c-di-AMP riboswitch aptamer (ydaO/yuaA leader) from an uncultured Verrucomicrobiota bacterium, 167 nucleotides, folded computationally. The prediction has a mean pLDDT of 77. Its Rfam family is "c-di-AMP riboswitch aptamer (ydaO/yuaA leader)". Its family is annotated with regulation of gene expression and cyclic-di-AMP binding in the Gene Ontology.
RNA sequence: CGUCUGUAGCAGCCUAAGCCGGUUUGCCUUCCUGCAAGCCGGCGCGGGGGAACCAAAUUCCCCGACGCAAGUCGGGGAGGGGGCGCACGGCACCGGGUAACCGGGGCCAAGGUCACUUCCAAGACCAAGCCCGUCAGCUAACUCCGUCGGCACCUGGAAGGGCGAUC
Numbered sequence: 001c002g003u004c005u006g007u008a009g010c011a012g013c014c015u016a017a018g019c020c021g022g023u024u025u026g027c028c029u030u031c032c033u034g035c036a037a038g039c040c041g042g043c044g045c046g047g048g049g050g051a052a053c054c055a056a057a058u059u060c061c062c063c064g065a066c067g068c069a070a071g072u073c074g075g076g077g078a079g080g081g082g083g084c085g086c087a088c089g090g091c092a093c094c095g096g097g098u099a100a101c102c103g104g105g106g107c108c109a110a111g112g113u114c115a116c117u118u119c120c121a122a123g124a125c126c127a128a129g130c131c132c133g134u135c136a137g138c139u140a141a142c143u144c145c146g147u148c149g150g151c152a153c154c155u156g157g158a159a160g161g162g163c164g165a166u167c
Stems, first nucleotide, its partner, number of pairs: 006167001009163002012151003018043010044147006054137001059078008080135001081132004089108003093104004111126004116160006
């Protein structure tokens, strides 16, 4: 100096949302350096569009007419469709409407999170929101976009891992 093994010990969470480089501004500083923010680029992570083949191919309500009926035709009305996300849905109530249906809050609930991972037990919490704009199934090549924000003092057991100064 290198390799292997062990040891005191260490590890934040949700989310795709991080890392590296350059540059500008600000702060500290004699300088170097460091920190923060903005912008640009790259990598990583995440999402959308987009062939062939395959798949798919518009529902309901009211009124009138015809008809034995099933149903058909006409007029009017309501609901289009899709994406991100764990946040799919159900029940009754209230309001509007003849109805289809629309809106509101409440309860339940598929699903999801809880500290390296998995399993078991216990407990707690969420179960929203936003976007496109009449249009998009899958989808190779290709192409476009995002990389925010919000929190915490971390339950126990079993098994298996990561880093690791000093020794």